[in-house]
RNA sequence: AGAGUCGGCUAGACAAUCGCCGAAACUUCAGUGUUUCGGAGGAAAGUCCGGGCUCCCUUAGGCAGGACGCCAGGUAACGCCUGGAGGGUGCAAGCCCAUGGAAAGUGCCACAGAAAAUAUACCGCUGGUUUAGUCCAGUAAGGGUGAAAAGGUGCGGUAAGAGCGCACCGCGCGGGUGGUAACAUACCGCGGCACGGCAAACCCCGUCCGGAGCAAAACCAAAUAGGGGAGUGAAAGGAUCUAAUGCCUUAACCGUAUGCCUAAACGGACUCCCGGGUAGGUUGCUAGAGACAGUCGGUGACGGCUGUCCCAGAUGAAUGAUUGUCCACGACAGAACCCGGCUUACGGCCGGCUCUCUCU
Numbered sequence: 001a002g003a004g005u006c007g008g009c010u011a012g013a014c015a016a017u018c019g020c021c022g023a024a025a026c027u028u029c030a031g032u033g034u035u036u037c038g039g040a041g042g043a044a045a046g047u048c049c050g051g052g053c054u055c056c057c058u059u060a061g062g063c064a065g066g067a068c069g070c071c072a073g074g075u076a077a078c079g080c081c082u083g084g085a086g087g088g089u090g091c092a093a094g095c096c097c098a099u100g101g102a103a104a105g106u107g108c109c110a111c112a113g114a115a116a117a118u119a120u121a122c123c124g125c126u127g128g129u130u131u132a133g134u135c136c137a138g139u140a141a142g143g144g145u146g147a148a149a150a151g152g153u154g155c156g157g158u159a160a161g162a163g164c165g166c167a168c169c170g171c172g173c174g175g176g177u178g179g180u181a182a183c184a185u186a187c188c189g190c191g192g193c194a195c196g197g198c199a200a201a202c203c204c205c206g207u208c209c210g211g212a213g214c215a216a217a218a219c220c221a222a223a224u225a226g227g228g229g230a231g232u233g234a235a236a237g238g239a240u241c242u243a244a245u246g247c248c249u250u251a252a253c254c255g256u257a258u259g260c261c262u263a264a265a266c267g268g269a270c271u272c273c274c275g276g277g278u279a280g281g282u283u284g285c286u287a288g289a290g291a292c293a294g295u296c297g298g299u300g301a302c303g304g305c306u307g308u309c310c311c312a313g314a315u316g317a318a319u320g321a322u323u324g325u326c327c328a329c330g331a332c333a334g335a336a337c338c339c340g341g342c343u344u345a346c347g348g349c350c351g352g353c354u355c356u357c358u359c360u
Base pairs, nucleotide, nucleotide: 001356002355003354004353005352006351007350008349009348010347012326013325014324015323016322017321018320020039021038022037023036024035025034026033041332045343046342048341049340050339051338052337053213054212055211056210058264059263060262061261062260063259065209066208067207068206069205070084071083072082073081074080085099086097087096088095089094100204101203105202106201107198108197109196122143123142124139125138126137127136128135151169152168153167154166155165156164170193171191172190173189174188175187176185177184178183217283218282219281220280227274228273229272230271231270232269235250236249237248238247253268254267255266256265290309291308292307293306294305295304296303297302
């Protein structure tokens, strides 16, 4: 100097004039007026996960469906984050992971190739036979095809070969050692040894999961037609002067979360179609699993303690316009109940580390 990689900060600033929204105080018949303070993001985006909160009158079990899937932690929780193990990738710094099971079963592996998994004999090698590789038998070491072809190297053995036998390696099982564990092991023993890959194929195993959503829901006011039609279900007895779907008892029927079934418990109703009215206001609505600073603990995610602060609540949708100066000349882009994540978009500044080249 160049290339790469990881992390932090920021997201134009200042002033003036007019304008918009919220809160407080004073004022006014009245947010009418005045003053003060505050007013979009790191992703507000995607609506993908997890929750808080609200409602569906519930509880338990089973099925279906869905999600996750190495180990240990963090968290309110998660499919998220941190650390580690194993694997892939890169010269490296780093980055990535749909990471349980293929000896429960089923299925797939195009084309090529003889054959793609209880899977072979095309060429070749060996023995016999024949006019002749003509035919028969053996073989899977050599060659070919392919992403992948019955573990590798060497020695022995054989007609030629083959874990056929042996040594070492690999693989499987069992132990020892280290580690909380996943796992590692250059340690020991047994076994010729299951004959590939794919489960982001079906499946098996383990763990977890009710649903809907602020257009949830609660309250107030007003208006209408206390509208019309269809279907299922309520038995018996008792008390009461009589009667009553009112009260009590027993059984049956129906209903009870926003997937289905069963049981309990509770209730007496439930389902569908047509038509009419309202669509206004208030609450929910922002003090939080909150932010910032310091300190302690921890490899880290994060947690404890102390102190400080209040930082948008619109509702056809608020922060805009003009002028001047500075400058790194400003990208992606606007809250709508709230919070924790993930993913995607993107300008500038600063720093750590790795590699290459040159000079000293």
A computed fold for a 360-nucleotide RNA from uncultured Woeseia sp., annotated as Bacterial RNase P class A. It matches the Rfam family "Bacterial RNase P class A". It is annotated as a ribozyme. From the family's description: Ribonuclease P (RNase P) is a ubiquitous endoribonuclease, found in archaea, bacteria and eukarya as well as chloroplasts and mitochondria. It was read from a public genome assembly, where an Rfam model found it. Its mean pLDDT, the model's own confidence on a scale to 100, is 76. Of the family's consensus pairs, 97% are formed in the model.